[in-house]
């Protein structure tokens, strides 16, 4: 240094590369050809089970192009629950430690960028400092409104 085994930690914009793009060597007048490399997603958010499907949100900007694999998404059903001013049942909507709908307020990024350091012939890679700006979702607050039947109770 390589290979195998074991353990631990981290990671779903997660991992990988036969296309492409770019760098460099050989050959060449040049090209073609050929060898070796580089690149190939910035954070937020997200797990009841089974099946199906092939997956939320925005930022940035020449490729975050293209391909393969995977994924907590989405739909249906199932299990157990919450709400509809008491109980039970139904109906509807919702929840998987939370739980009806609507409106509104508050809180909540990192890259890119600038400067600099280190490595590399180079394409590029890693790190530090500086300064911002999202959307969905979530959390908290306020306001308004919420089905049918029977029984019961009381303001």
């Nucleotide at each position: 240094a390589c290979u195998a085994c074991a353990a631990u930690u981290a990671u779903a914009g997660c991992g990988c590369c036969c296309g492409g793009a770019c760098u460099u060597g050989g050959c060449u007048u040049a090209g073609a050809c050929u060898g070796a490399g580089u690149u190939g997603a910035c954070g937020a958010g997200g797990a009841a089970g089974a099946g199906g499907u092939g997956a939320u949100c925005g930022a940035a900007a020449u490729u975050u192009c293209g391909g393969c694999g995977g994924a907590u998404a989405c739909c249906u059903c199932u299990a157990g629950g919450u709400a509809u001013a008491g109980u039970u049942a139904g109906a509807u909507a919702c929840c998987u430690u939370a739980a009806u709908u609507a409106a509104u307020c508050u809180u909540u990024a990192a890259a890119a960028c600038u400067u600099a350091u280190a490595g590399g012939u180079g394409a590029c890679u890693a790190u530090a400092a500086g300064g911002a700006c999202a959307a969905a979702g979530a959390a908290g607050g306020u306001u308004a409104a919420a089905c049918u039947a029977a029984c019961a109770a009381a303001u």
A computed fold for a 155-nucleotide RNA from a Halobacteroidaceae bacterium, annotated as glmS glucosamine-6-phosphate activated ribozyme aptamer. Its mean pLDDT, the model's own confidence on a scale to 100, is 79. It matches the Rfam family "glmS glucosamine-6-phosphate activated ribozyme aptamer". Rfam's curators write: This entry contains a glucosamine-6-phosphate activated ribozyme that is found in the mRNA for GlmS. GlmS is an enzyme that uses fructose-6-phosphate and glutamine to generate glucosamine-6-phosphate. On this family, see Hampel and Tinsley, Biochemistry 2006: "Evidence for preorganization of the glmS ribozyme ligand binding pocket". It is annotated as a riboswitch. Taxonomically the source falls in Halobacteroidaceae (Bacteria, Bacillati, Bacillota, Halanaerobiales).